This is a predicted structure of a 339-nucleotide RNA (Bacterial RNase P class A) from Peptococcaceae bacterium UBA4068. The sequence was found by an Rfam model in a public genome assembly. Its Rfam family is "Bacterial RNase P class A". The family's RNA type in Rfam is ribozyme. The model forms 96% of the base pairs in the Rfam consensus. The source organism's lineage runs through Bacteria, Bacillati, Clostridia, Eubacteriales and Peptococcaceae. Model confidence (mean pLDDT): 77 of 100.
């Protein structure tokens, strides 16, 4: 200089003027909710998207227990949790930096391996040796197939085979480093797949609906008939337990304001020190940073300038995942040339 690979940041900015919406402060005004006019101060994202995941918060007398069901699956640490993050094991790509992981259990069952192939769970077609033949003995060569009685040299043999022997995988066994997942060393018999992102077994977790959740303002009941338990009902189903009583029919009121609250102060943003490989966690210091409700951000001008891709909150906030022109920083890693 090039090509990569992990990580973080911007995604328009400055200024004048006019116009929104919310808070505040002053004046007026109005019985009162509240107008009106000036001022100051804040006002859409890195994903606001999707609704995939986990709370926070609301409301359901008990939410207690089991069954069904549904989630997660190496180990550790982190969190308000979590399927998330972070640090590590194994396995797998990658010259590497680095990325990916649906990573417990095939010895508890069951089921599934199409076509080929002689044979896919207890096999011999062709070859090879013995034998006249019949037949027997053989998994080393060949051939099917994603896989075919551990792989590859060597010895051996009638011809071969862990039949033995050296190395490697597998499995088992001590024994050692590790908090664990797991590594690594010695020994052994030589070995009968794979699939659990099939069922299925085994750990470990889960009450239910949801801001359209709720909660507040005005109002009115009355009667008849059944019925205490085997009936009615308590917010995913069913079943025990608790617990409160009720169902059904007529007559009558009632349902307003498209209203107020819920609604933004939070597991919060930043900045510094401390502890951790880091996610994070203690500490002190600062700031207050949208809360609309047929739904607020606009429009003109002037400069600069590298950019106009994805794209607009709607209880709230921790992930994931998706889309996104392009700019900027930094760290490592490979190549090439030059001191």
């Nucleotide at each position: 200089c090039g090509a990569g690979u992990a990580a973080g940041c911007c995604g328009g900015a400055u200024g004048a003027a006019c116009g929104c919406a919310a808070g505040u402060a002053a004046a007026g005004g109005g019985a009162g909710a509240c107008c009106u006019u000036u001022g100051c101060u804040u006002g859409a994202g890195g994903a606001a998207a999707g609704u995939c995941c986990g709370g926070g918060c609301u409301c359901c007398g008990u939410a207690g227990g089991g069954c069904a069901g549904g989630g997660u699956g190496c180990c550790g640490g982190u969190u308000a949790a979590c399927g998330g993050c972070c640090g590590g094991u194994g396995a797998g790509g990658g010259c590497g930096a680095c990325c990916u992981u649906a990573a417990g259990g095939a010895u508890a069952g069951u089921g599934c391996c199409a076509c080929a192939g002689a044979a896919a769970a207890a096999a011999a077609c062709c070859g090879c040796c013995u034998g006249c033949a019949a037949a027997g003995g053989u998994a080393a060569g060949g051939g099917u197939g994603c896989a075919a009685c551990g792989g590859u040299g060597c010895g051996g043999u009638a011809a071969g085979a862990g039949c033995g022997c050296a190395c490697c995988a597998g499995c088992g066994a001590c024994c050692g480093g590790g908090a664990g997942a797991u590594c690594g060393g010695u020994c052994g018999g030589c070995u009968a797949g794979g699939u659990a992102a099939a069922c299925c077994c085994c750990a470990c977790c889960c009450g239910g609906a949801g801001c359209a959740a709720g909660a507040c303002u005005a109002a009115a009941g009355a009667g008849a008939a059944c019925g205490a338990u085997u009936u009615g009902g308590a917010u995913u189903g069913c079943c025990c337990g608790u617990c409160c009583a009720g169902u059904u029919c007529c007559c009558g009121a009632a349902u307003a304001a498209u209203g107020u609250c819920g609604c933004u102060u939070c597991a919060g943003g930043c900045c510094g020190c401390c502890g951790g490989c880091a996610a994070c966690g203690g500490c002190g210091g600062u700031c207050g940073c949208a809360g609309a409700c047929a739904g607020a951000u606009g429009u003109u001008c002037a400069u600069c300038u590298a950019a106009g891709a994805c794209a607009g909150a709607a209880c709230c906030c921790g992930g994931c995942u998706u889309a996104u022109a392009g700019g900027c920083u930094u760290g490592c890693u490979c190549g090439a040339c030059u001191u």